[in-house]
Context: one part of a larger RNA
This record gives sequence, structure tokens and C1' cells, in this order.
RNA sequence: CUGGGUUUAAAGGGUGCGUAGGCGGGUAUAUAAGUCAGUGGUGAAAGCUCCGGGCUUAACUUGGAAACUGCCAUUGAUACUGUAUAUCUUGAAUGUCGUUGAGGUUAGCGGAAUGUUGCAUGUAGCGGUGAAAUGCUUAGAUAUGUUACAGAACACCAAUUGUGAAGACAGCUAACUAAGCGAUGAUUGACGCUGAGGCACGAAAGCGUGGGGAGCAAACAGGAUUAGAUACCCUGGUAGUCCACGCCCUAAACGAUGAUUACUCGAUGUUGGCGAUACACUGUCAGCGUCUUAGCGAAAGCGUUAAGUAAUCCACCUGGGGAGUACGCUCGCAAGAGUGAAACUC
Repeated sequence: CUGGGUUUAAAGGGUGCGUAGGCGGGUAUAUAAGUCAGUGGUGAAAGCUCCGGGCUUAACUUGGAAACUGCCAUUGAUACUGUAUAUCUUGAAUGUCGUUGAGGUUAGCGGAAUGUUGCAUGUAGCGGUGAAAUGCUUAGAUAUGUUACAGAACACCAAUUGUGAAGACAGCUAACUAAGCGAUGAUUGACGCUGAGGCACGAAAGCGUGGGGAGCAAACAGGAUUAGAUACCCUGGUAGUCCACGCCCUAAACGAUGAUUACUCGAUGUUGGCGAUACACUGUCAGCGUCUUAGCGAAAGCGUUAAGUAAUCCACCUGGGGAGUACGCUCGCAAGAGUGAAACUC
């Protein structure tokens, strides 16, 4: 390999780009490397198998044949694969004209709220809870009016929506920048798919340096609750949360579902575009959902956004615990990350 799997049982790599490699659309011609066929050689002997012989039989022994699915050479075949040449336009890419969005980066601006400051009014409570207390307050709080400052986040719109490779992305404006989608049929002419290693990105927390610090809030303190309460509730509150630059590189990084291509009943809603149309309605392309046919599935369920039917490539699984541990190595300032056992045990 024959011959299995990875939504939930063990198993899809967090995501992309891409190297080696694997795989590769139509037509014609050539070649004959793979592939197929014939022939020759070889494939020691013994053994195995078949047909016989010899020991009284058998074991044993012996003759012959076949086999030894192979290898080498040679002569042919040419569909498929490869190679070479030419060519095509459907895959792929470019152009033109439109269009979409919370895609990314930088700068500026805005209002509400919160907190604090000053002034004013006013007077005895406020706050908080299941109930309280700690706490704040006659040195004038809470409440109300007005003034100023600061930081962070952007109500409504908001959706069952949109964008992005994923992580993720939401006030407004401008600039820079990338992408998708549609129409077109102008250009190139298979330039494609996947992708070990590699490179880039990668929530939150955390780390370094500097800044910032309103609200919230690990730690911590106090008050309650309780048998206790190192908690849940309350009053405070530091790191952090924010910005810049540099690290870290993990996650239930989840659709727990790798990417690409083709095919396989429908219904319904919705986003963007195009066509038709006065609208309504309808057609079409690309997305996002719900329900379902065949089919699949252990079942739940999936079902043109497949977990259906096929093909290509990559990653991964191989009983539970020990253990994502130990050791070594690589990366990291550290925290730690990656790779990753065994004994033993059931």
C1' cells in the first nucleotide's frame, strides 16, 4: 500500500503569503522516458508445488517439470502520464466603466455623561443593602444654578446588517492606502491549485522605557453575611485599563468543521451590483441567514455557505491516567512559549 479516520467520540495547524515538493484546461504534431506486448538472457543449489522412482511403509531420499509475480537486453504499440514544438480561450491575471463597506494608517474636530475646582443658593442628612454597617456630612455634604479643567468611551441609528486572511473593526471630517463585487468583452494566453521548512500578522492578560490617569478595577484595607467566608453583597482602592515605541505569541484564537475546483430538488428573508420596469413584480451575479429534497451520519444533526457525490495538496489522530509533565534544544528581559518522552498504573 491493500484498507480507516479528524462538527460533538483521539484528531483541522490561530490566520495569511509563499520556497522546495506534489498535482495540472482544450487542440494538433513529434518522441517513446513511464506504461503495455512479443522474443532472448538471467533469476545457483536445496526448499515449496505438481508428476514419477527407491528404501516393507512413512519420515527420509531422489529424477523431471513448473514456479521464482524480479532484473538486463532487444523488437514493436501509442490511448493515458511525461518531454518538445505550435496553437486556443473557457481557468487565472491585466485593462475600461461603475459601485460597496464599523477594511487599514495619520491628523483635526464634536456633543452627552463622569470626576474634580471656584463661586452662589440652601440645610440636615447623603450614600448603600435582602436588611445593615463601614464611609461622606454643620470645617456646610447630598440637591440645584453657573465657571473651569481632565481623561476615557462614542447613546439613538443598530439589524436577524456590513468589512477583514484571521485576530478583529462602530461619533464626525479630511488625506493617504488596500480589497471585494458588477458590467464589459479591450489585452495576456494555463501564467493554475496546494504548500513541509520559511516569512508576516495575531484578542485579552503580561513585560521594558517614557507619558497619561476621569471612570472602572486584580492585589490590598475596612464593613457585613456565615459554623467559618482568605468568596458572592457594601465602602474605599494600587497595578492595569489609555498613548508612543519595542517585546511577548497564547486562547472555548470555535462554525470545536484546512484550502481549491466541479456536480446534485426547492422554499423564504436579507446586503451590494447589473438588466428590465412608471412603480409593483421579475431575471441575474457575488455575499449573509432560516427551513428543507436526494444523499450522508452512531445519533444529534448536515443539507449549493454540506457533515452529499468526486478530485488535488497540506496539517493532524492511533486506549485512559502519568503529562502537555520531565529532560535536552530553540525563542524570550521576564512571565513563559514551541518541540515533547519514559518508568509506573488501569
Molecule: small-subunit ribosomal RNA, central domain
Organism: Bacteroidota bacterium